[in-house]
Context: one part of a larger RNA
RNA sequence: CUGGGUGUAAAGGGAGCGCAGGCGGGUUGGCAAGUCCUUGGUGAAAUCCUGAGGCUUAACCUCAGGACUGCCAAUGAUACUGCCAAUCUUGAGUACAGAAGAGGAAGACGGAAUUCCUGGUGUAGCGGUGAAAUGCGUAGAUAUCAGGAAGAACACCGGUGGCGAAGGCGGUCUUCUGGUCUGUAACUGACGCUCAUGCUCGAAAGCGUGGGAAGCAAACAGGAUUAGAUACCCUGGUAGUCCACGCCCUAAACGAUGGAUACUCGAUGUCGGGUCGCAAGGCCCGGUGUCCAAGCUAACGCGUUAAGUAUCCCACCUGGGGAGUACGAUCGCAAGGUUGAAACUC
Numbered sequence: 001c002u003g004g005g006u007g008u009a010a011a012g013g014g015a016g017c018g019c020a021g022g023c024g025g026g027u028u029g030g031c032a033a034g035u036c037c038u039u040g041g042u043g044a045a046a047u048c049c050u051g052a053g054g055c056u057u058a059a060c061c062u063c064a065g066g067a068c069u070g071c072c073a074a075u076g077a078u079a080c081u082g083c084c085a086a087u088c089u090u091g092a093g094u095a096c097a098g099a100a101g102a103g104g105a106a107g108a109c110g111g112a113a114u115u116c117c118u119g120g121u122g123u124a125g126c127g128g129u130g131a132a133a134u135g136c137g138u139a140g141a142u143a144u145c146a147g148g149a150a151g152a153a154c155a156c157c158g159g160u161g162g163c164g165a166a167g168g169c170g171g172u173c174u175u176c177u178g179g180u181c182u183g184u185a186a187c188u189g190a191c192g193c194u195c196a197u198g199c200u201c202g203a204a205a206g207c208g209u210g211g212g213a214a215g216c217a218a219a220c221a222g223g224a225u226u227a228g229a230u231a232c233c234c235u236g237g238u239a240g241u242c243c244a245c246g247c248c249c250u251a252a253a254c255g256a257u258g259g260a261u262a263c264u265c266g267a268u269g270u271c272g273g274g275u276c277g278c279a280a281g282g283c284c285c286g287g288u289g290u291c292c293a294a295g296c297u298a299a300c301g302c303g304u305u306a307a308g309u310a311u312c313c314c315a316c317c318u319g320g321g322g323a324g325u326a327c328g329a330u331c332g333c334a335a336g337g338u339u340g341a342a343a344c345u346c
Base pairs, nucleotide, nucleotide: 004317005316006315007300008299012314014201015200016199017198021194022193023192025088026087027086028085029084030083031082033081034080035077036076038074039073040072041071042070048066049065050064051063052062053061054060091191092188093187094186095184096183097182098181099180103177104176105175106174107173108172109171110154114150115149116148117147118146119145120144121143125136126135162169163168206247207246208245209244210243211242215241216240220236221235222234223233258313259312260311261310262309263308266291267290268289269288270287271286272285273284274283275282276281295302296301319346320345321344328339329338330337331336
């Protein structure tokens, strides 16, 4: 390489957009590049295969045929692929009419709680635990009432509910803005699918500059526990958590399941839209769940949201350790990321 695979055994890229490339709907006509028939040339000899022959055999040698699966040219064929032209509407998109939504960005506002501050009431405890102690408190705490300040997060609704490509998104309102679904079938007429390189997005932690800082809380300190306790428990507490801008680019980034299209019994719940019906409810399309037929699977399980049956494109795997290490390259302020071996060993 061929082949076989990628939910859990090694293996789906974190996600999207998308150039090149690969692949691509129906009909008609043309061309004849791929494809196919026939013919000719070439495909040195040796080697190889088959059949003969020669050395006493064999190896070896000689002869004949085949093969050399290829290339070139010519005459044809035109189903398929391709190219050119025309055309179609079902794929794709547009338009119009509706609809749902924590989709994104910015701004404004709201209440509960927490902490702190001021004042009132009030007095000896509070806090914390398995039990305690550290800690706080007669300089008046805890509790309670009133007022004020600040930051962060948005109870109930809330739901195998919704939206988003993924990461993710949850108080209310306004502005700006992306996508989706349903219906009509008016318009375009294959405009499609996938996508190496590339570009963009990408939780948390971390980094830079400047703000902010209520609560929480790595580090750190103290108290306990313990043989010890650099922990688990407790009292404190700084980075950080928050905001703006700029980096970082990783994850059990998970459905551990790449994307697209078509096909293959059903049952039941739910979300959005349509439609029929007085209603109950039914039907259609699109999502989201559960259970199962066929089928698949090593089994577990999957099962119209496939891990079934097929096609196209991309990514990836090839025993364990060494190792996601070394070296090199590249990106980064750094931390480190990406790419990624070998010796050796079992």
Predicted 3D model of a 346-nucleotide part of an RNA (small-subunit ribosomal RNA, central domain) from a metagenome. The coordinates come from a structure-prediction model, not an experiment, and the mean pLDDT is 88. Rfam family: Bacterial small subunit ribosomal RNA.